[in-house]
Context: one part of a larger RNA
RNA sequence: CCCUUGUGAAGGAACUCGGCAAAAUUGCACCGUAACUUCGGGAGAAGGUGCGCCCUCAUACCGUGAAGACCCUCGCGGUUGGAGCGGGAGGGGGUUGCAGUGAAAAGGCCCAGGCGACUGUUUACUAAAAACACAGGACUCUGCAAACUUCUCAAGAGGAAGUAUAGGGUCUGACGCCUGCCCGGUGCCGGAAGGUUAAAAGGAGGGGUUAGCUUCGGCGAAGCCCCGAAUUGAAGCCCCGGUAAACGGCGGCCGUAACUAUAACGGUCCUAAGGUAGCGAAAUUCCUUGUCGGGUAAGUUCCGACCUGCACGAAUGGCGUAACGAUCUGGGCACUGUCUCCACAAGGGGCUCA
Numbered sequence: 001c002c003c004u005u006g007u008g009a010a011g012g013a014a015c016u017c018g019g020c021a022a023a024a025u026u027g028c029a030c031c032g033u034a035a036c037u038u039c040g041g042g043a044g045a046a047g048g049u050g051c052g053c054c055c056u057c058a059u060a061c062c063g064u065g066a067a068g069a070c071c072c073u074c075g076c077g078g079u080u081g082g083a084g085c086g087g088g089a090g091g092g093g094g095u096u097g098c099a100g101u102g103a104a105a106a107g108g109c110c111c112a113g114g115c116g117a118c119u120g121u122u123u124a125c126u127a128a129a130a131a132c133a134c135a136g137g138a139c140u141c142u143g144c145a146a147a148c149u150u151c152u153c154a155a156g157a158g159g160a161a162g163u164a165u166a167g168g169g170u171c172u173g174a175c176g177c178c179u180g181c182c183c184g185g186u187g188c189c190g191g192a193a194g195g196u197u198a199a200a201a202g203g204a205g206g207g208g209u210u211a212g213c214u215u216c217g218g219c220g221a222a223g224c225c226c227c228g229a230a231u232u233g234a235a236g237c238c239c240c241g242g243u244a245a246a247c248g249g250c251g252g253c254c255g256u257a258a259c260u261a262u263a264a265c266g267g268u269c270c271u272a273a274g275g276u277a278g279c280g281a282a283a284u285u286c287c288u289u290g291u292c293g294g295g296u297a298a299g300u301u302c303c304g305a306c307c308u309g310c311a312c313g314a315a316u317g318g319c320g321u322a323a324c325g326a327u328c329u330g331g332g333c334a335c336u337g338u339c340u341c342c343a344c345a346a347g348g349g350g351c352u353c354a
Base pairs, nucleotide, nucleotide: 001349002348003347004346005345006344007343008342010340011339014338019335027051028050029049030048031047036041038174052095053094054093055092056091057090061087062086063085064084068080069079070078071077072075096100108333109332110331111330112329113328114327115325116324120132121131136172137171138170139169140168141167142166148158149157151156175320176319177318178317180250181249182248185247186246187243188242189241190240191239194238195237196236200232201231205227206226207225208224209223212219213218251269252268253267254266255265278312279309290306291305292304293303294302
């Protein structure tokens, strides 16, 4: 010097990103216990008091239940009886130590806020969370040889020995109050008049070949072969509607009130429609340590407001919410070697010598 422990004057978080670590609390009995609340909770809330040993009080009380007595159906029976033994709260008095749950083991607590309702699940070996799941909500598909899924080509199997109060998919995520406007685009559903459109059908017409004809330039039947127009031809697409708890989207400029400021009001352009309720410098706010208030002697964090929302917003859910959380953030009490500022001690290493 290092590791593991112990103790510490005065102070008590001044340490530090942060009370990390340590300390403190801890049992049992009794008293007592707030806001809030889904009336269950919160709650062991918080905060207090007592605890050893000896004597004594009372037929305390509770459990067990012998001998004896009586009865009979005669037994491992019934009724009565209360001894003994065990447990044991309390009242009064005394006594002792620094200290009585005498060692060990055994919650620290409170206030406020964010997120997630909750118990649960997760990155086996850096992440346990606000992520996943969840009960509940909604949309949608599926009439049974179901939809859907899996293996493969199929048969077959799961779904299900179930049958729409069932099963599958997707989104949301207890509960409370709610969930606004837009169907122009994309998707899905419905429609079938018209347009477009495949194979196929169809075969006008054209071409190759050559019997024949020829004015020797050519023409050219049948057959065989190759192209091939019109016309007929479904779904789809175009088209017409519906649908947002489908994917998604939810404006700009200018002016105006008898101080100023602001604009209930007006004008204009654009759009499918221009963000409603609620919330808001927020897990979202760039400017920003916004401004005001609270807390501190002093506060980029925190809490309450304001609204100028760079760039919240309603099941990619909005806003609240008791309880819950090895969650995150701020504050306080208690407590302490975290610190001011280190000291000493114990054990084990290291180091030196043999």
Predicted 3D model of a 354-nucleotide part of an RNA (large-subunit ribosomal RNA, domain IV) from an Acidobacteriota bacterium. The full RNA is in RNAcentral, with records from ENA. The coordinates come from a structure-prediction model, not an experiment, and the mean pLDDT is 86. The organism belongs to Acidobacteriota, within Bacteria.